The RNA shown here (c-di-GMP-I riboswitch aptamer) has 85 nucleotides and comes from Mangrovibacillus cuniculi. The source organism's lineage runs through Bacteria, Bacillati, Bacilli, Bacillaceae and Mangrovibacillus.
RNA sequence: UGUGGAUAUUGGCAUACUUUUUGAAAGGGAAGGACGCAAAACUAAAGGGGCUACGGUUUUCGAACUACGCCAGCCAGUUGCUUAC
Numbered sequence: 001u002g003u004g005g006a007u008a009u010u011g012g013c014a015u016a017c018u019u020u021u022u023g024a025a026a027g028g029g030a031a032g033g034a035c036g037c038a039a040a041a042c043u044a045a046a047g048g049g050g051c052u053a054c055g056g057u058u059u060u061c062g063a064a065c066u067a068c069g070c071c072a073g074c075c076a077g078u079u080g081c082u083u084a085c
Stems, first nucleotide, its partner, number of pairs: 004083001012037002017032006035073001041078003047075002049071003055066004
């Protein structure tokens, strides 16, 4: 330096759920809380995939399609801590 991630060290993050707030919704913020994570750090018209449909288009009036909205704890890209082997 690289790979790997253990009966290792220092620690970190915070799922579901509850309260509150914001949003048309998906979802986001705050507090509590921990299922888990060796990147659960960052990146969302500069990769793929997924969710929602205020608005717009269509309609057999049941609905269908549409993202420059949202999800990074879906895959992925970039970067990083530690060091038994």